[in-house]
Source information
Predicted 3D model of a 72-nucleotide RNA (transfer RNA) from bacterium CG2_30_40_12. Its mean pLDDT, the model's own confidence on a scale to 100, is 82.
Parts: sequence; structure tokens; C1' cells
RNA sequence: GCCUGGGUAGCUUAGUGGUAAAGCACAUUCUUGGUAAGAAUGAGACCGUGAGUUCAAUCCUCACUCCAGGCU
Repeated sequence: GCCUGGGUAGCUUAGUGGUAAAGCACAUUCUUGGUAAGAAUGAGACCGUGAGUUCAAUCCUCACUCCAGGCU
């Protein structure tokens, strides 16, 4: 330099044109003499950055950036 895959909540992942789901973690409450475990409820991401297409973009296109792998 070229090619491929990826960047979504604190962490690990899903989703895939109609403003995003789950697990763990976190907060509150219940339970206990008190912890742990358990139960219920809740908060938390406008989806790496910028532009384009579209009525509408996390999703499609382009550029840039970061991570991983491969080729030379």
C1' cells in the first nucleotide's frame, strides 16, 4: 500500500429502512436477626465521526478514524 470483518448501555452481544432488545453490572423496594442468594420495579446507548440517497438511515452509498485478521 491492497483486501476482509468489526466499532450499538459500564461490560458482553442481538437487531437490520419506520427513533433499539437481552444477559451481567447499577439504583430502589420486598424477603432475612444480618449478609449472600432470590423476587419485583426502574434508570442507562439518538448506534465510531462527517457527508450523501430517501418521506424516513443503527441499517444503503462515500470519505475519514480506531480495532482485529490476511496479502505484498
Background: It matches the Rfam family "tRNA". By type it is a transfer RNA.